[in-house]
Molecule: c-di-GMP-I riboswitch aptamer
Organism: Armatimonadota bacterium
RNA sequence: GGACGAAAAAGGCAAACUCUUCGAAAGAAGGGGACGCAAAGCCUUCGGGGCUAAAUCCCACAGCUGGUUGGGACAUGCUGGCCGGGCUGCCGUU
Numbered sequence: 001g002g003a004c005g006a007a008a009a010a011g012g013c014a015a016a017c018u019c020u021u022c023g024a025a026a027g028a029a030g031g032g033g034a035c036g037c038a039a040a041g042c043c044u045u046c047g048g049g050g051c052u053a054a055a056u057c058c059c060a061c062a063g064c065u066g067g068u069u070g071g072g073a074c075a076u077g078c079u080g081g082c083c084g085g086g087c088u089g090c091c092g093u094u
Base pairs, nucleotide, nucleotide: 002094003093004092005091012037013036017032018031019030020029021028022027035081041087042086043085046084047083048082049079050078051077056073057072058071059070060069061067
């Protein structure tokens, strides 16, 4: 340096749920809390998947110069604890 992650050692992160805040929502941040994670560390301006649909457009109904209604499409929004990929890192084995 590469590969690997059995047993250890030191540790680390923190799902669901809940409280507060932000957000149209998905979701995010902080506190509590642990389902799990060998990268559950960082990157979405490298690619794919998934979630939401405010704004916009279309249709229907209402309405009569026009809605505080319903449906559909759509990401520029979200997800790295969905995957591939990139970068960095502790210990050990080989």